This is a predicted structure of a 564-nucleotide part of an RNA (large-subunit ribosomal RNA, domain I) from a bacterium. The full RNA is in RNAcentral, with records from ENA. It matches the Rfam family "Bacterial large subunit ribosomal RNA".
[in-house]
Context: one part of a larger RNA
RNA sequence: GGUCUAUGAUGGAUGACUUGGUUAGGUGGAGCGAAGAAGGACGGGGUAAGCACCGAUAUUUCUCGGGGAGUCGCAAACAGGCUUUGAUCCGGGAGAAUCCGAAUGGGGCAACCCAUCCUUAGUAAUAUAAGGAUAUCUGCUCGCUGAAUUCAUAGGUGAGCGGAAGUCAAACCAGGAGAAUUGAAACAUCUCAGUACCCUGAGGAAAAGAAAUCACAGAGAUUCUCUUAGUAGCGGCGAGCGAAAAGGGAAGAGCCUAAACCCAGCUUUAAUUUUGCAAAAAAUUAGUGCUGGGGGUUGUGGGACCUUGAUAUGGGAUUGUAGAUAGAUAGUAGAAAUAUCUGGAAAGAUAUGCCAUAGAGAGUGAAAGCCUCGUAUACGGAAUCUUGAAGCACCCUAAAGGUAUCCCAAGUACUACGGGACACGUGAAACCCUGUAGGAAUCCGGGCCGACCAUGGUCCAAGGCUAAAUAUAACACCUAAACCGAUAGUGUACAAGUACCGUGAGGGAAAGUUGAAAAGAACCCCGGUGAGGGGAGUGAAAUAGAACCUGAAAUCAUAGACCC
Numbered sequence: 001g002g003u004c005u006a007u008g009a010u011g012g013a014u015g016a017c018u019u020g021g022u023u024a025g026g027u028g029g030a031g032c033g034a035a036g037a038a039g040g041a042c043g044g045g046g047u048a049a050g051c052a053c054c055g056a057u058a059u060u061u062c063u064c065g066g067g068g069a070g071u072c073g074c075a076a077a078c079a080g081g082c083u084u085u086g087a088u089c090c091g092g093g094a095g096a097a098u099c100c101g102a103a104u105g106g107g108g109c110a111a112c113c114c115a116u117c118c119u120u121a122g123u124a125a126u127a128u129a130a131g132g133a134u135a136u137c138u139g140c141u142c143g144c145u146g147a148a149u150u151c152a153u154a155g156g157u158g159a160g161c162g163g164a165a166g167u168c169a170a171a172c173c174a175g176g177a178g179a180a181u182u183g184a185a186a187c188a189u190c191u192c193a194g195u196a197c198c199c200u201g202a203g204g205a206a207a208a209g210a211a212a213u214c215a216c217a218g219a220g221a222u223u224c225u226c227u228u229a230g231u232a233g234c235g236g237c238g239a240g241c242g243a244a245a246a247g248g249g250a251a252g253a254g255c256c257u258a259a260a261c262c263c264a265g266c267u268u269u270a271a272u273u274u275u276g277c278a279a280a281a282a283a284u285u286a287g288u289g290c291u292g293g294g295g296g297u298u299g300u301g302g303g304a305c306c307u308u309g310a311u312a313u314g315g316g317a318u319u320g321u322a323g324a325u326a327g328a329u330a331g332u333a334g335a336a337a338u339a340u341c342u343g344g345a346a347a348g349a350u351a352u353g354c355c356a357u358a359g360a361g362a363g364u365g366a367a368a369g370c371c372u373c374g375u376a377u378a379c380g381g382a383a384u385c386u387u388g389a390a391g392c393a394c395c396c397u398a399a400a401g402g403u404a405u406c407c408c409a410a411g412u413a414c415u416a417c418g419g420g421a422c423a424c425g426u427g428a429a430a431c432c433c434u435g436u437a438g439g440a441a442u443c444c445g446g447g448c449c450g451a452c453c454a455u456g457g458u459c460c461a462a463g464g465c466u467a468a469a470u471a472u473a474a475c476a477c478c479u480a481a482a483c484c485g486a487u488a489g490u491g492u493a494c495a496a497g498u499a500c501c502g503u504g505a506g507g508g509a510a511a512g513u514u515g516a517a518a519a520g521a522a523c524c525c526c527g528g529u530g531a532g533g534g535g536a537g538u539g540a541a542a543u544a545g546a547a548c549c550u551g552a553a554a555u556c557a558u559a560g561a562c563c564c
Stems, first nucleotide, its partner, number of pairs: 001563009015549001016513002020484002022481007030472001031167002039100003042055003046078002050074002052059001061094006070082003105114003115134007136164010172203001173201004183190001187236001213219002223250004233241002254465003257409001261294006268287008299443001301408004305402004314396003319393003326386004331379003337352005353370002355359001361373003414438007424450001445460005500507002520548001523535004
């Protein structure tokens, strides 16, 4: 020096465990905010740094319910309190809630600075203090003013009463605007894709929606789904893109205006009449326009209008009132086992029982239906919220005939040109939307049926509303797993978006386990009044001693054996 053996040290793998995650399903709910939100800053405890909680009424106040013995959070200790006159705790309601923040009196380097007016307190008077008001835009009402332009109007300005703003869920929805990488084995039409990103707006869903639809037998709003079908088609006919009708299901619901016509009020024009000397005033009739009410709402055309007839029937998510019922936010009751043995400990073993609408599950010193919490089942609500039945009110609702006249949504339909969107790239390219230009008709009318024409069929645009079936998963609750088990699973099982890094946008950790119970080692010894250790004691165990379950390897030490 090497190899081996033994015992330790170091180290923290492995095993075991789980407070935390992951994924999926379901139910609820889907908002909060100028009555100041979301999110923060700074404070608040007897001792108080952090987290949690709270706000100068600050670890909490009042009240209404629940609950029933301890309690003053995590979190010990000391000190001091509270509590069967019912505390702590749980739930409902109320109160209070510094400063910043849309932040809104003005300013500002957020959590700060500086004001004005009114009221109150205070002063001899100033000062000072407390409370309230004071941003912008906008709707309505009222006031004062006030152009071109005489009156007026527009505009300006002020007061009062309302509204908006900001935020989140990085989701879902509608609209606006809108790429490129990529694919085409290059690339330009094309594709990626109307995707990503951005903006606006809204709701619990949104959007769509009661045929100017499809079709050729007929069907009869919309939405979602299966299928049709990778079909018909589109396509440098390349890459690729890609329907619809019919059929099966989910759900199911239909309505209101505009116009014609009638009435009322106002307006203004014309005519007539009356009063008046005149200027002018008043009234009536007819017409125009505006407002309100009635009427009316359809495609087998409907309605107005005229004639006849009815006052009943049915309906209402449609609009109110009402508030049954059910639910949410605390809870209550809830069966049945003992002995012996092993052991530190019984739930284990043995023996003999019992309950079960309860043998889901968790805990308890090892493995418990009968120990604890629960479970099956059965109940409960002062208050707030959700739901919203009946009833009542209110609203809607008929028929037949006639057809002379009137009405049936206009810069619209349509056409041309330029685009877009339709599965459809200009194509034979209809249908739909629209920028520019032109520009109809009113039922003897108009659109569509994939150029266009004929015939036939079908529907009624240019106004509006409408639940459900559908989408999402931040939040609350429930359930599950051939999901993870601390280098895994969330970045975070722990004071985690913390510590730390960065001017900043932003980046972003590590870190779980004594024991059944602290019983956490009194006392003695060595040592620096150390660190650390040796006894003693606790404990089933201390090689479970806080650097604490197990405790691998690398590495180091001590002792021995063998070899060189």